RNAcentral holds the full RNA, with entries from ENA and SILVA. The part of an RNA shown here (small-subunit ribosomal RNA, 5' domain) has 473 nucleotides and comes from an uncultured bacterium. The coordinates come from a structure-prediction model, not an experiment, and the mean pLDDT is 87. It matches the Rfam family "Bacterial small subunit ribosomal RNA". Its family is annotated with structural constituent of ribosome and ribosome in the Gene Ontology.
[in-house]
Context: one part of a larger RNA
RNA sequence: AAUGAACGCUGGCGGCACGCUUAACACAUGCAAGUCGAACGAGAUCUUCGGAUCUAGUGGCAGACGGGUGCGUAACGCGUGGGAACCUGCCCUUUAGUAAGGAAUAACUCAGGGAAACUUGUGCUAAUACCUUAUAAUCCCUUUGGGGGAAAGCUUUAUGCGCUAAUGGAUGGGCCCGCGUUAGAUUAGCUUGUUGGUGAGGUAAUGGCUCACCAAGGCGACGAUCUAUAGCUGGUCUGAGAGGAUGAUCAGCCACACUGGGACUGAGACACGGCCCAGACUCCUACGGGAGGCAGCAGUGGGGAAUAUUGGACAAUGGGGGCAACCCUGAUCCAGCGAUGCCGCGUGAGUGAUGAAGGCCCUAGGGUUGUAAAACUCUUUCGCCAGGGAAGAUAAUGACGGUACCUGGUAAAGAAGAUCCGGCUAACUCCGUGCCAGCAGCCGCGGUAAUACGGAGGGAUCUAGCGUUAUUC
Numbered sequence: 001a002a003u004g005a006a007c008g009c010u011g012g013c014g015g016c017a018c019g020c021u022u023a024a025c026a027c028a029u030g031c032a033a034g035u036c037g038a039a040c041g042a043g044a045u046c047u048u049c050g051g052a053u054c055u056a057g058u059g060g061c062a063g064a065c066g067g068g069u070g071c072g073u074a075a076c077g078c079g080u081g082g083g084a085a086c087c088u089g090c091c092c093u094u095u096a097g098u099a100a101g102g103a104a105u106a107a108c109u110c111a112g113g114g115a116a117a118c119u120u121g122u123g124c125u126a127a128u129a130c131c132u133u134a135u136a137a138u139c140c141c142u143u144u145g146g147g148g149g150a151a152a153g154c155u156u157u158a159u160g161c162g163c164u165a166a167u168g169g170a171u172g173g174g175c176c177c178g179c180g181u182u183a184g185a186u187u188a189g190c191u192u193g194u195u196g197g198u199g200a201g202g203u204a205a206u207g208g209c210u211c212a213c214c215a216a217g218g219c220g221a222c223g224a225u226c227u228a229u230a231g232c233u234g235g236u237c238u239g240a241g242a243g244g245a246u247g248a249u250c251a252g253c254c255a256c257a258c259u260g261g262g263a264c265u266g267a268g269a270c271a272c273g274g275c276c277c278a279g280a281c282u283c284c285u286a287c288g289g290g291a292g293g294c295a296g297c298a299g300u301g302g303g304g305a306a307u308a309u310u311g312g313a314c315a316a317u318g319g320g321g322g323c324a325a326c327c328c329u330g331a332u333c334c335a336g337c338g339a340u341g342c343c344g345c346g347u348g349a350g351u352g353a354u355g356a357a358g359g360c361c362c363u364a365g366g367g368u369u370g371u372a373a374a375a376c377u378c379u380u381u382c383g384c385c386a387g388g389g390a391a392g393a394u395a396a397u398g399a400c401g402g403u404a405c406c407u408g409g410u411a412a413a414g415a416a417g418a419u420c421c422g423g424c425u426a427a428c429u430c431c432g433u434g435c436c437a438g439c440a441g442c443c444g445c446g447g448u449a450a451u452a453c454g455g456a457g458g459g460a461u462c463u464a465g466c467g468u469u470a471u472u473c
Stems, first nucleotide, its partner, number of pairs: 001472003005469005012345006018338002020303001025301003029298003034061003039058002042055005068256003077181007086173002091169002094166005099133004108123001110121004139148003153161002155158001182228003189219003194216008231253004235246004258279005281292004309335001311334003317331001318329004348378004358369004382414001383410006392400001417462005422443003428457005438445002
């Protein structure tokens, strides 16, 4: 000098930040991802019979973003600089199309099963759901003869929204490599898909990624392997710098989502609020069987020296869906709590000597508290009371908020403490105590005159804070 701090005493206001560093411990409750009727049938409500509204289901897009945490990871994980064998929904550019048919199925009906979760069968029906056929500019394969592959319509009818195939782009991502990236040798040898080759499989793609065969390699004192610790970076703190320490908030990347494993769907996941299996735990049960996952926002218990409200709004910024209107959004914007930090302001100003009273000291003369108070004059920041009242929003729409701000009123009125005073180190006397009680960062004080203990008066420093503890430089 610093801190995501804590503790003790004290505490007026505002602005801006920040707020579980410990148990990746367990979680009651509410909310945190929906939306589209301009894809579809059906049902219900209203009706001025024109139509409108609502929705469980099929279908589409989005739930891979946003938000959280730091368990794991010493690694191409991260940082930086390169590379070639790749994919990319929505978006942009360009080109060519959007033809003819078909079979189902949920909803619904009927009949069941079950305590529930849910589920079985029968019959009916639609689509931008599913499947054939046709066509193919371009595309893919090819023995260069040829072969293969597509579509979806809707409506309020217009510069509408879509669909299919392809081209280029943009964006995002996957992969490979050089270099850098903690400690320990009281860890010295490690390795069999191991190292390389050929061929095949697999992948969007390279590759022992996987497999068959072949060879016997590969790494290591320039520290392999093992063990311990740890998310990495931009940065942050300190320092004249070099360096050292650190990685809260904000931003980029990575990893994880009760523990372990697995795939499905999809442009994208091996998916926090999806699925399946196993395990531990909790809950419901009619004992047959089921349900759950806060390291989202609040909140609870627990742990701890210690860390906040079960708040408001989608007004702004952004995100998802929708032609749109709009809906959703604990992202976000705000408010609440906390001196946790930084910054700013206030707790009054001027005059005022009989140097009042009181306190303390005294050589008893006086000194000091001290212009301090009182008193007189003045001001009203902040606060409080009342009136007005925004910007943030572009035509409308403001949670914040009757907030900021402005005006008037009010009365010195409501607002000062903490630590220290032996030296280091700014600041001294009296009383009490008597190696006791106690102090203490170091040196050291205390055994009858203690500036070092305790109290008082006085003083010093900082100030809405002041000290202590812990940690870093």